[in-house]
């Protein structure tokens, strides 16, 4: 220098053909215990790495850029 592959709540990760983001764990409240833990309820969170384009609409497509892996040289 060149090819790929990823980037999404705090963390792990889903959104697979463009129609307006989901789940687990973590937190917070409540029931329940003498008190905590489990368990059960109920509730809080991200507009998607950053900029621009297409588009009536974009994580989703198209450039450029950053960051992190692999792989050639």
């Nucleotide at each position: 220098a060149g090819g790929c592959g990823c980037g999404u709540a705090g963390c792990u990760u889903a959104g697979u053909u463009g129609g307006u983001a989901a789940a687990g764990c973590a937190c917070u409240u409540g029931u329940c215990u003498c008190c905590a833990a489990a368990a059960c309820a109920a509730g809080c969170g991200a507009g998607c790495g950053c900029a621009g384009g297409u588009u009536c609409g974009a994580c989703c497509c198209c450039u450029g850029c950053c960051g992190c892996g692999c792989c050639u040289g």
Molecule: transfer RNA
Organism: Candidatus Beckwithbacteria bacterium GW2011_GWC1_49_16